[in-house]
Context: one part of a larger RNA
């Protein structure tokens, strides 16, 4: 830009992805074979590889967080804190991200075939799978599974709304999205983000005081205090007010047809 305005839901022409492989058990030490050895078929189970999704579990990370601790500087001093030193170092660690973790797929089946195997069978009284006709046959082909898909210009379909303005955008709060656009959730008829309250969870028992000890320190108040990217609730704060586009309509001119008028 087109698809003759828009919203929601779809059909699927066409395209893409996937496609791997091994072992064990049973059948069965059976068929076969003098023996040695040793199956097809069928059933069951478990792996390897590859791919995808996810984070319940096992872990990793987690410069949000909590605790411990060294040196030094500062808050007048003690106590308690804060800054800097690779996040100062160390021990843990939620969400998120993640693999070594979890789950799933690589399945079953159908159709037409290749090499090949056949049936019936003439040309050619025989023979012949082929000439007419008929049946099998592969990880391959076409379906079946998953994904994209009407620019499929043949531009599809259904429903609803629409000049009594459908709908969209700007703008703003944001994230399940993200370089920016885009996408998605919302914009007071509101839980979109922040705050607040509660909480899963993390850390590990705060400060202060009492008691014991000369003291370092221990113990009690205290499974405390702090945090809480996760989960709920709650309009306290901010999504204000608004603007624009929009299928159309109107006017003028030209043309065609019809009407009216004495004519124009």
């Nucleotide at each position: 830009c087109g698809u003759u305005g828009a919203g929601u839901c779809u059909u699927g022409a066409g395209g893409g992805a996937a496609g791997u492989u091994c072992g064990a058990g049973a059948u069965a030490g059976u068929a076969c074979g003098a023996g040695a050895g040793g199956a097809c078929c069928u059933c069951u189970c478990g792996g390897a590889g590859u791919c995808a999704a996810c984070c319940u579990c096992u872990g990793g990370u987690c410069u949000a967080u909590c605790a411990g601790u060294u040196g030094u500087c500062g808050c007048g001093c003690c106590a308690g804190c804060g800054g800097c030193a690779u996040u100062g170092c160390u021990g843990a660690g939620u969400a998120g991200c993640u693999a070594a973790g979890u789950u799933g797929a690589u399945u079953c089946g159908g159709g037409a075939u290749a090499a090949g195997u056949a049936c019936u069978g003439a040309a050619a009284g025989c023979a012949u799978a082929u000439a007419a006709g008929u049946a099998c046959g592969a990880a391959g082909c076409c379906c079946u599974u998953c994904c994209c898909a009407a620019g499929a210009u043949u531009a599809g379909g259904a429903c609803u709304c629409u000049u009594u303005g459908a709908g969209a955008u700007c703008c703003c709060u944001u994230g399940u999205a993200g370089a920016u656009g885009a996408c998605a959730a919302g914009g007071u008829u509101g839980a979109u983000a922040g705050g607040c309250u509660c909480u899963a969870g993390g850390u590990g028992u705060a400060a202060g005081g009492g008691c014991g000890g000369u003291a370092a320190c221990g113990u009690c108040c205290u499974c405390a205090g702090c945090c809480g990217a996760g989960g709920a609730g709650u309009a306290c704060u901010a999504a204000u007010u608004g603007a624009u586009c929009a299928a159309c309509a109107u006017u003028u001119u030209g043309u065609u047809u019809g009407g009216u008028u004495c004519a124009g």
Molecule: large-subunit ribosomal RNA, domain VI
Organism: bacterium